Notes: Model confidence (mean pLDDT): 80 of 100. The RNA shown here (transfer RNA) has 73 nucleotides and comes from a Puniceicoccales bacterium. It matches the Rfam family "tRNA". Gene Ontology term of the family: triplet codon-amino acid adaptor activity. It is annotated as a transfer RNA. NCBI's taxonomy places the organism under Bacteria, Pseudomonadati, Verrucomicrobiota, Opitutia, Puniceicoccales.
């Protein structure tokens, strides 16, 4: 150099034919308890790696570019 695959919440992944971004875990309050632990009920956390494009609208389509893992020469 080339060709797959992958990047979405602290972690581990979902997300369909482009139309309000979700789940377990963790956290954070509150309820339960003589306190924990378990459970329960709310709840906070994302500019979907970055930059451009197309689109009435992009996590999703398209270039380019960065990072991970894999192959070939």
């Nucleotide at each position: 150099g080339c060709c797959c695959u992958u990047g979405u919440a602290g972690c581990u992944c979902a997300g369909u034919c482009g139309g309000c971004a979700g789940a377990g875990c963790g956290c954070g309050u509150c309820c339960u308890u003589g306190g924990u632990a378990a459970g329960g009920a709310c709840g906070a956390g994302g500019u979907c790696g970055g930059c451009g494009g197309u689109u009435c609208a992009a996590a999703u389509c398209c270039g380019c570019u960065c990072g991970g893992g894999g192959g070939c020469u």